[in-house]
């Protein structure tokens, strides 16, 4: 170093909802809870997606696009790990 197709061991994380809290929102914390998951650990580097209050530019004053924020349970890729096997 590579594989996890399948069969095992020791465990692990925990979605939809619900209570609570926090933000303008996406969202996230925290307890209940288990849809799943061999990295569904860690991290915004690349694309995508969502939010958009404040702030900045358009405009047909509806909105729209940029900044700014968030998602790792969207995918790339990075960094570290458990057991088999090879």
């Nucleotide at each position: 170093c590579c594989u996890g197709a399948a069969a095992a061991a020791u465990g692990g994380c925990a979605a939809a909802c619900c209570c609570a809290g926090u933000g303008a929102a996406a969202g996230c914390u925290g307890g209940g809870g288990a849809c799943g998951c061999a990295a569904a650990g860690u991290a915004a580097c690349c694309g995508g997606u969502c939010u958009g209050a404040c702030g900045g530019g358009g405009c047909u004053c509806g909105c729209c696009c940029c900044a700014a924020g968030a998602c790792a349970g969207c995918g790339g890729g990075a960094c570290u790990g458990c057991c088999a096997g090879g």